[in-house]
RNA sequence: GCCGGCGUGGCGGAACUGGCAGACGCGCACGACUCAAAAUCGUGUUCCUUUCAGGAGUGUGGGUUCGAUCCCCUCCGCCGGCA
Numbered sequence: 001g002c003c004g005g006c007g008u009g010g011c012g013g014a015a016c017u018g019g020c021a022g023a024c025g026c027g028c029a030c031g032a033c034u035c036a037a038a039a040u041c042g043u044g045u046u047c048c049u050u051u052c053a054g055g056a057g058u059g060u061g062g063g064u065u066c067g068a069u070c071c072c073c074u075c076c077g078c079c080g081g082c083a
Base pairs, nucleotide, nucleotide: 001082002081003080004079005078006077007076010026011025012024019066027045028044029043030042031041032040046056047055048054049053059075061073062072063071
């Protein structure tokens, strides 16, 4: 330099091929249980705003579309192959 794959909450990892984004698990916070702890169980756990609600968010920036994690282009990062 060329070719291919991948990039989603703190972490792992779904979203079945365009139609409610963040399921499920781990971790964390609080509570229950216990003399106390572990284990177990329950609830919660992205951000912003003027908070009965609205908006943003899938590596970056654009494009297509009524609608994009998904399709197209660009760049960045990682992995593999070829030279």